[in-house]
RNA sequence: GAUAGGUAAAGCCAAACUCAUCGUGAGGUGAGGACGGAAAGUGACAGGCCUUUUUCAAAGCGACACGAAAAAGUCGGCUGCAUUGCAAUA
Numbered sequence: 001g002a003u004a005g006g007u008a009a010a011g012c013c014a015a016a017c018u019c020a021u022c023g024u025g026a027g028g029u030g031a032g033g034a035c036g037g038a039a040a041g042u043g044a045c046a047g048g049c050c051u052u053u054u055u056c057a058a059a060g061c062g063a064c065a066c067g068a069a070a071a072a073g074u075c076g077g078c079u080g081c082a083u084u085g086c087a088a089u090a
Base pairs, nucleotide, nucleotide: 003090004089006086012037013036017032018031019030020029021028022027035077041083042082043081045080046079047078048075050073051072052071053070054069055068056067
């Protein structure tokens, strides 16, 4: 240096929930808090969940809801993929 490895010593991250704040929303950020994590580091490339807007269809007095399509977003702690990295030990 490469590969394997998963029982983590020193350390690292932080779900739900609460408060503050930003956003129409899904959600983001900060503080508290720990359910968990060995890539729960990074990247929206593929699939997927979710949100908003528009159009269409249907129904109807009218509207909401439901359905379909398109566009724009969100989630990396949903999965795949790409990439970087780690304790003991071999």
Record summary: RNAcentral holds the sequence, with entries from Rfam and Ribocentre. The RNA shown here (c-di-GMP-I riboswitch aptamer) has 90 nucleotides and comes from Methyloglobulus morosus KoM1. Lineage of the source: Bacteria > Pseudomonadati > Gammaproteobacteria > Methylococcales > Methyloglobulus morosus. The coordinates come from a structure-prediction model, not an experiment, and the mean pLDDT is 76. RNAcentral records the identical sequence in 2 taxa.